Overview: This is a predicted structure of a 90-nucleotide RNA (Glycine riboswitch aptamer). The coordinates come from a structure-prediction model, not an experiment, and the mean pLDDT is 75.
RNA sequence: AAUUUACAAGCGGGAGAGAUCGGGAUUGUACCCGGCACCGAAGGAGCAACCGCCCCGGAAACUCUCAGGUAAACGGACCGCUGGUAAAUU
Numbered sequence: 001a002a003u004u005u006a007c008a009a010g011c012g013g014g015a016g017a018g019a020u021c022g023g024g025a026u027u028g029u030a031c032c033c034g035g036c037a038c039c040g041a042a043g044g045a046g047c048a049a050c051c052g053c054c055c056c057g058g059a060a061a062c063u064c065u066c067a068g069g070u071a072a073a074c075g076g077a078c079c080g081c082u083g084g085u086a087a088a089u090u
Base pairs, nucleotide, nucleotide: 001090002089003088004087005086006085007084009082010081011080012079013078018036020035021034022033023032024031037070038069039068043066044064045063046062050058051057
C1' cells in the first nucleotide's frame, strides 16, 4: 500500500397492515381510554437446516405476536457509500 472481516460514526435508500368501532377532549381533526380487525423488518420468544470432534454453545428474512406498528413525520431489520479504529492475509 492492497484485500477481507469486525466495530462505532456520518450520509443515502428502506416494506407491510384501519383516515376502523364506541366513549372522552379540542374546534380545526388523525390526542387519550376501551373493543374488534390486521401487519412483521426495532426488541423479545420458539423450532432447527447448518456450524461445531463430543458436552456446552452459536444459528434464518421461518413460526409466534409479548412488545411494537397499521395517513404523514418519527422509528425501522437490512443494503450501499465515505472516512476512522482494530485484526488477518499478501